Predicted 3D model of a 346-nucleotide part of an RNA (small-subunit ribosomal RNA, central domain) from uncultured spirochete. The coordinates come from a structure-prediction model, not an experiment, and the mean pLDDT is 90. Taxonomically the source falls in Spirochaetales (Bacteria, Pseudomonadati, Spirochaetota, Spirochaetia).
Context: one part of a larger RNA
RNA sequence: UUGGGCGUAAAGGGCACGUAGGCGGUUUUAUAAGCCUGAUGUGAAAGGCCGGGGCUUAACCCCGGGACUGCGUUAGGAACUGUAGGACUUGAGUCAUGGAGGGGGAGUUGGAAUUCCAGGUGUAGGGGUGAAAUCUGUAGAUAUCUGGAAGAACACCGGUGGCGAAGGCGAACUUCUAGCCAAUGACUGACGCUGAGGUGCGAAAGUGUGGGGAGCGAACAGGAUUAGAUACCCUGGUAGUCCACACUAUAAACGAUGUGCACUAGGUGUUGGACCGAGCGGUUCAGUGCCGGAGCGAACGCAAUAAGUGCACCGCCUGGGGAGUAUGCCCGCAAGGGUGAAACUC
Repeated sequence: UUGGGCGUAAAGGGCACGUAGGCGGUUUUAUAAGCCUGAUGUGAAAGGCCGGGGCUUAACCCCGGGACUGCGUUAGGAACUGUAGGACUUGAGUCAUGGAGGGGGAGUUGGAAUUCCAGGUGUAGGGGUGAAAUCUGUAGAUAUCUGGAAGAACACCGGUGGCGAAGGCGAACUUCUAGCCAAUGACUGACGCUGAGGUGCGAAAGUGUGGGGAGCGAACAGGAUUAGAUACCCUGGUAGUCCACACUAUAAACGAUGUGCACUAGGUGUUGGACCGAGCGGUUCAGUGCCGGAGCGAACGCAAUAAGUGCACCGCCUGGGGAGUAUGCCCGCAAGGGUGAAACUC
């Protein structure tokens, strides 16, 4: 490379938008680039292959054939692909009517709890643990009541419930804004799918500048435990956690399962619509769960939300270690990230 693969063995890009490219619905006309058929020229000779012949045979030599799967020219064909024109509505989209939602941004407000401050009551403990001690308290703590301040998070509802492309999103209200779903009708008329590069988004931790700092809490200090204890347990506690702006770009970024389309037994929950039905209920569309059949699978299992059956396009894998290392390049303030070997070894 061909091939075979990618849920768990190596392998799906963290996620989206989208450029080039690849692929592309129904019908009709034209064309003839791809494609098919015929003719013709060429495809040197030698060699090789097949048939025959000549040296006693063979090697060797000679003759004929076929082949040279290709290319050019020319005459035709028109199913398919392409190209050009016309038409269509099922794919895709637009509008009108409704609907659900922790989707995103900004602002305002709220109660519970915690800590702190001030005051009242009140007296000897409190706290913590396996047991203790560090710690705290007669300078009046803990407990309890009243008032005040601050920051952070939003109990119950809450649900294999909802929304979002993913990361993720949960008090209430207001406002700005994006997407989705259903039914009916009208409209556009293939406008589509995928997507190398590219661009944007991207948990936590971390970084820069300025705020903020209640609780928690890396580092650190002390007390325990222990043979030791740079830990687990306890008392404290700084960065951080929070906000604004700007970076970083990684995660077991997981469904360890790329995206889109089509097809293929059922049963039972649930969310949001629509329709039928007096009601029980039933049908259907879009999600979200469980079980299960064929089929698939090494097995586990998957099974209309496929890991089944097909198609289109992208990404990725090719024994373990060395190694996601070295080097070069690109990005970053840094931490580091992206790309990414080899020697050697089993």